[in-house]
Order: sequence, then C1' cells, then structure tokens
RNA sequence: GCCGAGAUAGCUCAAUUGGCAGAGCAAUCCCUUCGUAAGGGAUAGGUUCUGGGUUCAAUUCCCAGUCUCGGCU
Repeated sequence: GCCGAGAUAGCUCAAUUGGCAGAGCAAUCCCUUCGUAAGGGAUAGGUUCUGGGUUCAAUUCCCAGUCUCGGCU
C1' cells in the first nucleotide's frame, strides 16, 4: 500500500428484509436465611466510534475519517 472483519450499558455480546435499543455478568435496593453462599424480584445505567448524506423515520442504507484485529505484498 491492497483486501476483509469489527467499534452498541462498567465488562462480554445480541438487535435483517429501515419502524419504541435488549440479554448475561457487574452495581443499588428488596425477599428468602440465625448468618453466609446459592436462589428470586425490582431499579438504575446508552450522544449505537466521529462527521455528513438519503428517508416521514437510520444501530441498520450511502460517502468520508479515526481506532482495533486478521490476511496479502
């Protein structure tokens, strides 16, 4: 330099023919227990990497950029 994959909650990851952004773990509170662990319930937590474009509507489609990983040279 070229090609491909990826960037979404504190962490690990979902979210297809564009239509209310979710799960597990972690956090807080509660239930259960003499107490702890385990278990159950609830709550909170999001500028979906950045900037534009298309659209009534974009995590999703298009363009440019940044970063990470892999491959080729």
The RNA shown here (transfer RNA) has 73 nucleotides and comes from a Nevskiaceae bacterium. It matches the Rfam family "tRNA". By type it is a transfer RNA. Rfam's curators write: Transfer RNA (tRNA) molecules are approximately 80 nucleotides in length. Their secondary structure includes four short double-helical elements and three loops (D, anti-codon, and T loops). Further hydrogen bonds mediate the characteristic L-shaped molecular structure. tRNAs have two regions of fundamental functional importance: the anti-codon, which is responsible for specific mRNA codon recognition, and the 3' end, to which the tRNAs corresponding amino acid is attached (by aminoacyl-tRNA synthetases). tRNAs cope with the degeneracy of the genetic code in two manners: having more than one tRNA (with a specific anti-codon) for a particular amino acid; and 'wobble' base-pairing, i.e. permitting non-standard base-pairing at the 3rd anti-codon position.